Transfer RNA from Trichonephila inaurata madagascariensis, 73 nucleotides, folded computationally. Taxonomically the source falls in Trichonephila inaurata (Eukaryota, Ecdysozoa, Araneae, Trichonephila). Rfam family: tRNA. The family's RNA type in Rfam is transfer RNA. Rfam describes the family as follows. Transfer RNA (tRNA) molecules are approximately 80 nucleotides in length.
């Protein structure tokens, strides 16, 4: 260079073109405790790599681009 694949919260991942993007773990805050651990309940926290294009509607299709890991010479 060619080809294939990944990118979503702090961290590891879901999500069948229609929802208020969910779930572990974290983190706060409360409640239980003599403190703490665990338990149990809440909350916060995401412009869903970047720009474009298709759709009434895009995380999801298509395109270029960018990040990674891997196959190939």
């Nucleotide at each position: 260079g060619u080809c294939c694949g990944u990118g979503u919260a702090g961290c590891a991942c879901a999500a069948u073109g229609g929802a208020u993007a969910g779930c572990g773990c974290g983190u706060u805050g409360a409640a239980c405790u003599u403190c703490g651990a665990a338990u149990c309940c809440a909350a916060a926290g995401a412009u869903c790599g970047u720009g474009g294009g298709u759709u009434c509607g895009a995380a999801u299709c298509c395109c270029a681009c960018c990040u990674u890991g891997g196959a190939u010479g």